Background:
This is a predicted structure of a 347-nucleotide part of an RNA (small-subunit ribosomal RNA, central domain) from an uncultured bacterium. Its mean pLDDT, the model's own confidence on a scale to 100, is 86.
Context: one part of a larger RNA
RNA sequence: UUGGGCGUAAAGAGCAUGUAGGCGGUAAAUUAAGUUGGAUGUAAAAGGCAAAGGCUCAACCAUUGUAAGCAUCCAAAACUGGUAUACUUGAGUGCAGGAGAGGAGAGUGGAAUUCCCGGUGUAGCGGUGGAAUGCGUAGAGAUCGGGAGGAACACCAGUGGCGAAGGCGACUCUCUGGCCUGUAACUGACGCUGAGAUGCGAAAGCGUGGGGAGCAAACAGGAUUAGAUACCCUGGUAGUCCACGCUGUAAACGAUGAGUGCUAGGUGUUGGGGGCUUAGGCCCCCAGUGCCGAAGGAAACCCAAUAAGCACUCCGCCUGGGGAGUACGGCCGCAAGGCUGAAACUC
Numbered sequence: 001u002u003g004g005g006c007g008u009a010a011a012g013a014g015c016a017u018g019u020a021g022g023c024g025g026u027a028a029a030u031u032a033a034g035u036u037g038g039a040u041g042u043a044a045a046a047g048g049c050a051a052a053g054g055c056u057c058a059a060c061c062a063u064u065g066u067a068a069g070c071a072u073c074c075a076a077a078a079c080u081g082g083u084a085u086a087c088u089u090g091a092g093u094g095c096a097g098g099a100g101a102g103g104a105g106a107g108u109g110g111a112a113u114u115c116c117c118g119g120u121g122u123a124g125c126g127g128u129g130g131a132a133u134g135c136g137u138a139g140a141g142a143u144c145g146g147g148a149g150g151a152a153c154a155c156c157a158g159u160g161g162c163g164a165a166g167g168c169g170a171c172u173c174u175c176u177g178g179c180c181u182g183u184a185a186c187u188g189a190c191g192c193u194g195a196g197a198u199g200c201g202a203a204a205g206c207g208u209g210g211g212g213a214g215c216a217a218a219c220a221g222g223a224u225u226a227g228a229u230a231c232c233c234u235g236g237u238a239g240u241c242c243a244c245g246c247u248g249u250a251a252a253c254g255a256u257g258a259g260u261g262c263u264a265g266g267u268g269u270u271g272g273g274g275g276c277u278u279a280g281g282c283c284c285c286c287a288g289u290g291c292c293g294a295a296g297g298a299a300a301c302c303c304a305a306u307a308a309g310c311a312c313u314c315c316g317c318c319u320g321g322g323g324a325g326u327a328c329g330g331c332c333g334c335a336a337g338g339c340u341g342a343a344a345c346u347c
Stems, first nucleotide, its partner, number of pairs: 003319004007301002012315001014200004021193003025087003029083003033080002035076008048066004053061002090190001091187003094183005102176007109153001114148007124135002161168002205246006214240002219235004257314006265292012296303002320347003329340004
């Protein structure tokens, strides 16, 4: 390299938008680039292949023929491509409805913790396996009233919902994205994928300025212990929160790329539509989300219409372990570092 693969053995990019490229629905027409057939030329010799032949055979040798490929010409028109035309089932739009923690901004609320002030009140509180550090007669803890401030939104809450992923949970308003159902009015293949590229991207971290209740790396003290740079306890600073900017990584997981079609059933649930029914309820369909399970798949575990089944299209990635996601170089970053990414050597 061919090939074979990518849930767990090495391997799906964290996710999306989209450029080039690749691939692309139905019908008839046309063209003849691909494709197919034929002819001619060429394809040095040797070599290859075939036929018959020569060394007793063979290897070997000589003779004859021939090939793919290329060029020109002629022909075919099924398929691919081109051109022009038509279609509606793919895709999209309209119209009528619907559900939702989808996103952004502004405002509002109650419970709780902490702190401050005041009242009552007295000797403890706190903490643990047991303690101690700590707090408290300068009146703590408990309890009642008032106030301040920050953060998070109990119950509802659900293998519930929404989002491309990260993720999203009090309430109200404003702005705003997507999705689903019904209808079949409109466009008429406008589609799928997507190297580069661009955007989004938990937590931690970084810059500037705010904020700081609780929690809490670091740090300090008390314990434990042979030691204890830990687990437990008392404190406590960055941080956690907000605004703007950066970082660009995660077991970013369904460890399962995206799209389309096809392939037994059973049972639950969310949103919607339809039919039957007096109601209760029952049945069917579409879209989502679970469980079990047939065929089939799989090394097994298991997967099984939300496939890891049967196929097609496009992208990404893997190719023994260690060295190593390291070194060097390049690009990016304020830095931390990220992306790209070896070899020697060794088993």
The RNAcentral record of the full RNA draws on Greengenes.